[in-house]
Source information:
The part of an RNA shown here (small-subunit ribosomal RNA, central domain) has 348 nucleotides and comes from an uncultured Bacillota bacterium.

Context: one part of a larger RNA
RNA sequence: CUGGGCGUAAAGCGCAUGUAGGCGGGCGACUAAGUCAGGGGUGAAAACCGUGGGCUCAACCUACGGCUUGCCCUUGAUACUGGUCGUCUUGAGUACAGGAGAGGGAAGCGGAAUUCCCGGUGUAGCGGUGAAAUGCGUAGAUAUCGGGAGGAACACCAGUGGCGAAGGCGGCUUCCUGGCCUGUUACUGACGCUGAGAUGCGAAAGCGUGGGGAGCGAACGGGAUUAGAUACCCCGGUAGUCCACGCUGUAAACGAUGGGUACUAGGUGUUGGAGGAUCGACCCUUCAGUGCCGUAGCUAACGCAUUAAGUACCCCGCCUGGGGAGUACGGCCGCAAGGUUGAAACUC
Numbered sequence: 001c002u003g004g005g006c007g008u009a010a011a012g013c014g015c016a017u018g019u020a021g022g023c024g025g026g027c028g029a030c031u032a033a034g035u036c037a038g039g040g041g042u043g044a045a046a047a048c049c050g051u052g053g054g055c056u057c058a059a060c061c062u063a064c065g066g067c068u069u070g071c072c073c074u075u076g077a078u079a080c081u082g083g084u085c086g087u088c089u090u091g092a093g094u095a096c097a098g099g100a101g102a103g104g105g106a107a108g109c110g111g112a113a114u115u116c117c118c119g120g121u122g123u124a125g126c127g128g129u130g131a132a133a134u135g136c137g138u139a140g141a142u143a144u145c146g147g148g149a150g151g152a153a154c155a156c157c158a159g160u161g162g163c164g165a166a167g168g169c170g171g172c173u174u175c176c177u178g179g180c181c182u183g184u185u186a187c188u189g190a191c192g193c194u195g196a197g198a199u200g201c202g203a204a205a206g207c208g209u210g211g212g213g214a215g216c217g218a219a220c221g222g223g224a225u226u227a228g229a230u231a232c233c234c235c236g237g238u239a240g241u242c243c244a245c246g247c248u249g250u251a252a253a254c255g256a257u258g259g260g261u262a263c264u265a266g267g268u269g270u271u272g273g274a275g276g277a278u279c280g281a282c283c284c285u286u287c288a289g290u291g292c293c294g295u296a297g298c299u300a301a302c303g304c305a306u307u308a309a310g311u312a313c314c315c316c317g318c319c320u321g322g323g324g325a326g327u328a329c330g331g332c333c334g335c336a337a338g339g340u341u342g343a344a345a346c347u348c
Stems, first nucleotide, its partner, number of pairs: 004319003007302002012316001014201004021194003025088007033081002035077008048066007091191001092188004096183004103177007110154001115149007125136002162169002206247006215241002220236004258315006266293011297304002321348003330341004
């Protein structure tokens, strides 16, 4: 290189935008680079293969032919690929009219609850557990009522509901803003798909500076349990959790399933539209999403099955026995923690 694979066996980059590159719709004309055909040159000899000859045979030697699968020149062919030009509308996009949504950012507002503070009532307990104890309380707790402060999160609605590329997004209002869906015509006219590098986004924890700190709560202290108990349970509690700006760049970042296009039985639910019918509902058709079941087909099986793991094509990423090891060394990145790239000896 050929070849086999990537849901669970090793293997889909966490996700996107996009550069180079690869691949690319219908019709016509030209071209003839790829492609195909004819002719010519070259492709040293030896070796190799075939036929024949010479050593009594053979090895060996030798003659001729083939081979040398290639390259170059030339004359043609034009279906396909490429190139150039023209044209088209179905791919893609734009405009217009509607639609749904926890999509993103900023500001403001709200109620319930916890905690704390002040005041009233009130008295001996409260709390906690399997049972207790530590703890809190006569300096008046717990309970209850009124007032106040502050932070964080938004019960019900809530749904195999919705939105987002992924991470993720949930009280209400306003402002700014991205994407998506449907419908009808109109417009542009292949403007497309993928995407090595690159760039951006990226849960939680963690880091830097400054704020904030109610509840919760690594570490830590105490009480229990226990043979012990550096735990599980209980009482406390610091970082942190929250905000702003910056960094980190990881995850069971999962559908463990890369993206795009086309095709391939049905049944049933649900979300958002459009149309038909209808007083309305039910119902029927269709588009986009999201579930369940299931035929063919696929699969080692489990299972997947128009949201494919089916049938094909295009592009990218990745895998190649287990351990050593996602380690060492080096490079790059980071304030650090570390991340990324990523071996070998040895061993089974």
The RNAcentral record of the full RNA draws on Greengenes.